[in-house]
Context: one part of a larger RNA
């Protein structure tokens, strides 16, 4: 000197943009944060009409409610416990490897069963929830049929080969598919095998990656081999069995300490110091274990078991998990609203209309940071009044005030008033497809009208008047800035050297200077 997610003391006029639990991975009251389809499927409910006196019966219309069923819930959002580690970063490798939805290309969607749940009875239970019987559908489940392409076994030939195998044609023989909705159709939206994509993911190696030897020896599934088993996949990953291996002063075990990194600060650079906002990887989800479903997980708002904590009980027994968003209480120097909205981006579902989304947009606290305005602008005296000082002549504040002329950013107040919103969908006109059709219902195209949380905000514009707006630190050398008073080794000051015992530019205070400026100092920590 320059930085900070700062805090702290005195001060505070506006605006943009960012930023805001660093401490207890402390414990949580509330609400919200992942759910959606009726174009998969069954019941029930409304509401309209018809018949009936009613009970009810039939039609139609409606996605309001339960269920099964599909997808998602694996993302997105959170914190940094652990971790020194193929976590991560960088380059590489997989002839060892999996992939829901998407996109491109090939075939195919045939026939048939059996159950069940909501829903009716009964029953247990304080509940939380459980049982039993009986009904019933599906794009739920299960055979059977077809099987090109796949699997698997047995053969033949080419290529390439790390000599383990890989791939390409080809023959046999085994073995596995599926489902339907809506539409009058036309078509569309799915379903089922099978090829490449794209994008994720997995494994495997090369480098890089803190501090301690007051840690010197470590290691039995250890280190390798055959075999088997498992896995999407290699592989002591497991397993049996045989061999004794394997790592280490180029620091192995051990202890400490940390997510990594891209970056960030700082520095001429070399290097140091970090890793918060943002992005990309990783880990975690009260605490510990462990598998389920599924393309994906060993699952923050799922499930099981154990601990521990809180909470209901009828005492038998249950419930819960903010390190999602706000919030509370606590530790702490110290860190916001239990706001508003799906109007945009983006994400789920969904054919769509839409539904949901504390992702995201915004708005609101805070000088917490940076960056911009602002407090007024000209003129004005051999210099008012007042303060100080003083050699008592006079010097200073000081063009500073007044006072004149001017101007109104910013602020308050009034008046106009946006972008951000066009796509989907609606309405409409033209073509084209289906059709007997100028209907209806599908595709392309053009016009149109509707749709804003922020918000009467931003921007513009009026009028009015210098009016509503300056502090703080420091002046002994380091260091820009000097007197007078009071105190008397006292009270105090102080970053270092040091001031203060009767004239203190170094303590209080007052005059005056210095520096910075809506901020100044002070501590803290980094180079």
């Nucleotide at each position: 000197g320059a930085g900070c997610g700062a805090a702290c003391g005195c001060u505070g006029g506006c605006g943009g943009c960012g930023u805001g639990c660093u401490u207890a991975a402390c414990a949580c009251a509330u609400g919200c944060a992942a759910g959606u389809c009726g174009a998969a499927c069954g019941a029930g409910g409304u509401u309209u009409g018809u018949a009936g006196c009613a009970a009810u019966a039939c039609a139609a219309a409606u996605a309001c409610u339960c269920g099964u069923g599909g997808c998602g819930c694996a993302c997105g959002g959170g914190u940094g416990c652990g971790u020194a580690a193929c976590a991560c970063g960088u380059g590489g490798g997989c002839a060892a490897u999996c992939u829901g939805c998407c996109c491109u290309c090939c075939g195919a969607u045939g026939g048939g069963g059996a159950a069940u749940a909501a829903c009716c009875c009964c029953g247990c239970g304080a509940a939380a929830g459980c049982g039993g019987g009986g009904c019933u559908a599906a794009u739920a489940c299960c055979g059977c049929a077809u099987a090109a392409c796949a699997u698997u076994c047995c053969g033949g030939g080419g290529a390439c080969u790390u000599c383990g195998g890989u791939u390409c044609c080809u023959g046999g023989a085994u073995u596995c598919a599926a489902a339907g909705g809506c539409g009058u159709a036309a078509g569309u939206c799915g379903u089922c095998g099978g090829a490449g994509g794209u994008g994720g993911a997995g494994c495997c190696c090369g480098c890089g990656c803190c501090c301690g030897a007051u840690u010197a020896g470590c290691u039995a599934g250890u280190u390798g081999g055959u075999g088997a088993g498992g896995u999407a996949a290699c592989g002591g990953c497991u397993c049996a069995c045989c061999a004794a291996g394997g790592c280490a002063a180029u620091g192995a075990u051990c202890g400490g300490u940390a997510g990594c990194u891209g970056g960030u600060c700082u520095g001429a650079g070399a290097g140091g110091a970090u890793g918060g906002c943002c992005a990309g990887c990783c880990a975690c989800a009260c605490u510990g274990g462990a598998a389920c479903u599924g393309a994906g997980a060993c699952a923050c708002g799922g499930u099981c078991c154990a601990g521990g904590c809180u909470c209901c009980u009828a005492c038998g027994g249950g419930a819960g998990g903010c390190a999602g968003c706000a919030g509370u209480g606590g530790g702490g120097a110290a860190u916001u609203g239990u706001u508003c909205g799906c109007a945009a981006u983006g994400g789920g579902c969904g054919c769509a209309a839409g539904c949901c989304u504390g992702a995201c947009g915004a708005c609101g606290c805070a000088a917490c940071g940076c960056c911009g305005c602002g407090u007024g602008g000209a003129g004005g005296a051999u210099g008012a009044a007042g303060a100080u000082c003083u050699u008592c002549g006079g010097g200073u504040c000081g063009u500073a005030a007044a006072c004149u002329c001017c101007u109104u950013u910013c602020g308050a107040u009034c008046g106009a008033g946006a972008c951000g919103a066009a796509u989907g969908g609606c309405c409409u006109c033209u073509g084209g497809g289906u059709g007997a059709a100028c209907a209806a219902u599908c595709c392309a195209g053009g016009g149109g009208a509707a749709u804003g949380a922020c918000g009467g905000u931003a921007c513009c514009g009026a009028g009015a008047g210098a009016a509503g707006a300056a502090g703080c630190c420091c002046c002994g050398g380091c260091u820009a800035a000097c007197u007078c008073c009071g105190u008397g080794c006292c009270a105090g000051c102080a970053g270092c050297c040091g001031c203060g015992g009767u004239a203190a530019u170094a303590c209080g205070g007052g005059g005056g200077g210095g520096g910075c400026a809506a901020g100044c100092g002070u501590u803290g920590u980094u180079c």
The prediction has a mean pLDDT of 85. Predicted 3D model of a 527-nucleotide part of an RNA (small-subunit ribosomal RNA, 5' domain) from an uncultured bacterium. The RNAcentral record of the full RNA draws on ENA.